[in-house]
Molecule: transfer RNA
Organism: Myxococcales bacterium
RNA sequence: CGGCCCGUAGCGCAGCGGUCAGAGCAUCCGUCUGAUAUGCGGAGGGUCGGAGGUUCAAUUCCUCCCGGGCCGACCA
Repeated sequence: CGGCCCGUAGCGCAGCGGUCAGAGCAUCCGUCUGAUAUGCGGAGGGUCGGAGGUUCAAUUCCUCCCGGGCCGACCA
């Protein structure tokens, strides 16, 4: 420098145009126990990396930028 993939809750991830974006683990509360753990029930937590564009409608499609990963090229 070129190509490809990824960025969504605290964490690892799903959802890939159609009303108010989800489950698991974690956190908190309740229940259970002598107590803890497990189990069960519930709650909180999100600018869907950023900015534009297309569309009646974008997390989803397109462009640019930012960050991460993989491969290739260059390295006198």